[in-house]
Molecule: RNase P RNA; transfer RNA
RNA sequence: AGGGACGGCCGGAGGGCCGCUGGUCCGAAAGGACGGGAGGAACUUCCGGACUCCGUUGAGCGCGACGCCCGUCGAAAGGCGGGGAGGCGGGGCCCAGAGGCCCCGUCGACGGACAGUACCACAGAAAAUAACCGCCUCCGCUGGAGGUAAGGGUGAAAAGGUGGGGUAAGAGCCCACCGCGGCCGCCGCGAGGCGUCUGGCAUCGGUAAACCCCGUCGGGAGCAAGGCAGUUGGGCGGAGGGCGCUGCUCGCGCCAGGACUCGCGCAAGCGAGUCGCGGCCGCCCGGUAGCCGCUUAGAGAAAUGGUCCUCGAGCCCGCAAGGGUGGACAGAAUCCGGGGUACAGGCCGUCCCUGAUU
RNA sequence: GCGGGUGUAGUUCAAUGGUAGAACGAGAGCUUCCCAAGCUUUAGACGUGGGUUCGAUUCCCAUCACCCGCU
Numbered sequence: 001a002g003g004g005a006c007g008g009c010c011g012g013a014g015g016g017c018c019g020c021u022g023g024u025c026c027g028a029a030a031g032g033a034c035g036g037g038a039g040g041a042a043c044u045u046c047c048g049g050a051c052u053c054c055g056u057u058g059a060g061c062g063c064g065a066c067g068c069c070c071g072u073c074g075a076a077a078g079g080c081g082g083g084g085a086g087g088c089g090g091g092g093c094c095c096a097g098a099g100g101c102c103c104c105g106u107c108g109a110c111g112g113a114c115a116g117u118a119c120c121a122c123a124g125a126a127a128a129u130a131a132c133c134g135c136c137u138c139c140g141c142u143g144g145a146g147g148u149a150a151g152g153g154u155g156a157a158a159a160g161g162u163g164g165g166g167u168a169a170g171a172g173c174c175c176a177c178c179g180c181g182g183c184c185g186c187c188g189c190g191a192g193g194c195g196u197c198u199g200g201c202a203u204c205g206g207u208a209a210a211c212c213c214c215g216u217c218g219g220g221a222g223c224a225a226g227g228c229a230g231u232u233g234g235g236c237g238g239a240g241g242g243c244g245c246u247g248c249u250c251g252c253g254c255c256a257g258g259a260c261u262c263g264c265g266c267a268a269g270c271g272a273g274u275c276g277c278g279g280c281c282g283c284c285c286g287g288u289a290g291c292c293g294c295u296u297a298g299a300g301a302a303a304u305g306g307u308c309c310u311c312g313a314g315c316c317c318g319c320a321a322g323g324g325u326g327g328a329c330a331g332a333a334u335c336c337g338g339g340g341u342a343c344a345g346g347c348c349g350u351c352c353c354u355g356a357u358u
Numbered sequence: 359g360c361g362g363g364u365g366u367a368g369u370u371c372a373a374u375g376g377u378a379g380a381a382c383g384a385g386a387g388c389u390u391c392c393c394a395a396g397c398u399u400u401a402g403a404c405g406u407g408g409g410u411u412c413g414a415u416u417c418c419c420a421u422c423a424c425c426c427g428c429u
Stems, first nucleotide, its partner, number of pairs: 001354010012311007020037002023034004039329001043340002046338005051222004058250004063218005068083006084110001086107009111213002116211002118207003132152002134148006160178006179201001180199003184195004226292003234284001236282003241255005257277001258275007314325004359428007368382004376412001384400005405421005
């Protein structure tokens, strides 16, 4: 100097004229003056909250979300930093081997597969209560019965591995080492690590982004929430106490008017029954685009622009002088905090690669 | 604005995590003097990108497109 990855920031500047929108003031009105008017994502609607209503928000089941540890910011969601255990790739070392240790890079939604259930195509004898070939023993021997998971082959995955003993042949059957699990001790705040002892390993394999189990959290709906104002009603159907906690059950709470009959009572009233008038649910019809919620941008879903001048990073043409072009993604609608996605170009920082110079 | 749902051949729809099918349509052939009908046959798809898994249309996440409801 060029290229790449990651992170952060900016994402045209100044002015004139004419418009748009809502605010204040002036004016009888027409209109005029002043100052305000998109973003880092306003996109998506994927999370969390404020706010409003459902009754002041109860329990259980169900449903949903999250899931290694520590610290930290935060109301939460979520983020950041550090660590642990693991997968993959590369390199080095130790061992006879199984295997182990160290270093570098990289990845992950990383509780549990010794609670239970389910699934594992094809191939293969067998996919989780393993005998196809092989090996061994016996018999009535082209065969049959039994033993055997060492060997072959299949598969993504094959019943702990290596070595030795042992055996008819074999096998954790036995032993040593390795791997795995457990008790105990030590270290660490913790996830975990190390060591002794121990279990022959029937916990036998894998999948929990399969059901599920464990732990933590969550009542529901959403500004078209909701409140105020305005506006005629009518008949029909349903339930037989109604309403609510809006998945279900329980439980709790609130309301229970009217007419008639009967009983009790001096009375007020109480109790029982009937009606189904009122009330409740559903259907029909009628009315409403007004105000608040609502914002130092803010409405009706509708505004936030056009043009000219100067400058301008960058790009193109040209040997040069110079000339041309010259802004991406996208646009608020109750508000706030995050996640994700889109983005021409520029600046800064860290790291990597290539080349040159010292 | 708020909420919900769906993406599979050209169209309408299926498929339990294990080779993606059906109907109609399209092309070619047979049949016919020709066309239609009929018969045979061929081509053609899991919206896109990641992840989990031995294996993904299916499960999970993100994204894109479309549809529906709500005073």